[in-house]
RNAcentral holds the sequence, with entries from ENA.
Bacterial RNase P class A from a Sandaracinaceae bacterium, 386 nucleotides, folded computationally.
Its mean pLDDT, the model's own confidence on a scale to 100, is 76.
It is recorded under the gene name rnpB.
Rfam family: Bacterial RNase P class A. Rfam classes the family as a ribozyme.
RNA sequence: GGAGCGGCCCAGGUGGUCGCCGGCUCGCGUCGUUCGCGGCGCGGACGGGAGGAAAGUCCGAGCUCCACAGGGCAGGAUGCCAGCUAACGCCUGGUAGGGGUGACCCUCAGGAAAGUGCCACAGAGAGUAGACCGCCGCGUCGCGAGAGCCGCGCGGUAAGGGUGAAAGGGUGAGGUGAGAGCUCACCGGGCCGGCGGUAACGUCGGUCGCACGGCAAACCCCAUCUGGAGCAAGACCGAAUAGGGAAGCGCUAUCAGGACGGCCCGUCCGAGCUUCCGGGUUGUGUCGCUCGAGGUCCGUGGUGACGCGGAUCCUAGAUGAAUGAUCACCACUCGCGCGCCGGUGACGGACGCGAGAACAGAACUCGGCUUACGAGCCCUCCGACC
Numbered sequence: 001g002g003a004g005c006g007g008c009c010c011a012g013g014u015g016g017u018c019g020c021c022g023g024c025u026c027g028c029g030u031c032g033u034u035c036g037c038g039g040c041g042c043g044g045a046c047g048g049g050a051g052g053a054a055a056g057u058c059c060g061a062g063c064u065c066c067a068c069a070g071g072g073c074a075g076g077a078u079g080c081c082a083g084c085u086a087a088c089g090c091c092u093g094g095u096a097g098g099g100g101u102g103a104c105c106c107u108c109a110g111g112a113a114a115g116u117g118c119c120a121c122a123g124a125g126a127g128u129a130g131a132c133c134g135c136c137g138c139g140u141c142g143c144g145a146g147a148g149c150c151g152c153g154c155g156g157u158a159a160g161g162g163u164g165a166a167a168g169g170g171u172g173a174g175g176u177g178a179g180a181g182c183u184c185a186c187c188g189g190g191c192c193g194g195c196g197g198u199a200a201c202g203u204c205g206g207u208c209g210c211a212c213g214g215c216a217a218a219c220c221c222c223a224u225c226u227g228g229a230g231c232a233a234g235a236c237c238g239a240a241u242a243g244g245g246a247a248g249c250g251c252u253a254u255c256a257g258g259a260c261g262g263c264c265c266g267u268c269c270g271a272g273c274u275u276c277c278g279g280g281u282u283g284u285g286u287c288g289c290u291c292g293a294g295g296u297c298c299g300u301g302g303u304g305a306c307g308c309g310g311a312u313c314c315u316a317g318a319u320g321a322a323u324g325a326u327c328a329c330c331a332c333u334c335g336c337g338c339g340c341c342g343g344u345g346a347c348g349g350a351c352g353c354g355a356g357a358a359c360a361g362a363a364c365u366c367g368g369c370u371u372a373c374g375a376g377c378c379c380u381c382c383g384a385c386c
Base pairs, nucleotide, nucleotide: 001382002381003380004379006378007377008376010374012330013329014328015327016326017325018324020049021048023046025044026043027042028041029040030039031038032037051359055370056369058368059367060366061365062364063230064229065228066227070265071264072263073262075226076225077224078223079222080094081093082092083091095109096107097106098105099104110221111220115219116218117215118214119213132161133160134157135156136155137154138153139152140151142149143148169187170186171185172184173183174182188210189208190207191206192205193204194203195202196201234287235286236285237283244277245276246275247274248273249272255270257269258268259267260266294313295312296311297310298309299308300307301306332356333355334354335353336352337351340349341348342347
């Protein structure tokens, strides 16, 4: 210098001027008053005011409301093992398989010996395998002096060719008419056992000639978990819900309708219910709202996710929605300098000038994931130079 990989860290600082949103306090005005004070408006002082992703809203929770006697079905999610956690589909550590020279990365990794289904095209045959070519035996017509050859028929054969993503273990030897786990050695595989490990699994030994082709991102099966909606949740105050018209269904049951927020059983309530027309009311209201599975530091247990203990800190709460603009100086990064300093040199340092700083904007709150994005540091490989 180039290429790459995983992680860490920062997200400018100080001051002046002009503004914005809350808090608290003082003064003035005004209204109310139980005479303590309170509401509203204006002005002043003090103090606070976005993020690592505040984003997407993809998972998991807290919180809130609805529901919550019970049983069943359906649906959804997850899917090697162990751990961590409030919880998780996240995370951590490991196992197995795979990729990279490496830093390191990827896995949609349960079950195909429960059942059903599928395996296009090609091919003789695609799962109770299969004779197209070839090889071998026997018979026979013909040819030939003969060895034998050609054709046909019957049979054997899965070693060879050919098709295919896949052809019912692989390689070698023996064996055979040719062949074949037919037999043997090694590899692979099933089963059993020993040892190591919490486990996934690993390893060793025995045994079985080999049974179990692939697809579960086909249905399905197994195990575990699982009620719904969301702060426009929801609570309170204030305003209103007056009095009417029409239609349909039902009125003690062979019961309209309602509740058990997917469905069924079952249980309970039950005399009114539903729809339409017309009429009335609807606030720059208050709370929820920010102290929380909270942040920082130290110690400690653990490989780690994380746990425990102590100290310390309080850090936005808006609701058409604030957190901004500008100037100066400093810091950082980059570029430039026939220049300066140090050094044999690669190079380092100081100074001056110029330029640059991305993605983005809280809206109840947390834990993750994903996506967007600027700079720096550590790490790996390659090349060059001292």